[in-house]
Molecule: transfer RNA
Organism: Apicomplexa sp. WK-2018_Corallicola
RNA sequence: CGGGAUGUGGCGUAGUCUGGUAGCGCACCUGCUUUGGGAGCAGGAAGUCAUAGGUUCGAAUCCUGUCAUUCCGA
Numbered sequence: 001c002g003g004g005a006u007g008u009g010g011c012g013u014a015g016u017c018u019g020g021u022a023g024c025g026c027a028c029c030u031g032c033u034u035u036g037g038g039a040g041c042a043g044g045a046a047g048u049c050a051u052a053g054g055u056u057c058g059a060a061u062c063c064u065g066u067c068a069u070u071c072c073g074a
Base pairs, nucleotide, nucleotide: 001073002072003071004070005069006068007067010026011025012024013023020057028044029043030042031041032040050066051065052064053063054062
C1' cells in the first nucleotide's frame, strides 16, 4: 500500500440477508421466601447499535468516508 472480517446495556451474544417497538443469558437494584446466606419467584434500571455523513415516511440493517482490533497478500 491492496483485499477481507469484526465493532450492539457492566460482560457475552441474537437481530442485518428481506429497512418497520433493540431482544436473550449472566451480572446489578427492589420485594417475597429464609434465623442468615444461597437457590427459587415477582418486578425494575441500564443501549445516542464504533464514528461522521447520505438515501428513505422510517436505518443497528442500504450507500460513502473515517477510527479501532484482527487476518491474508505485497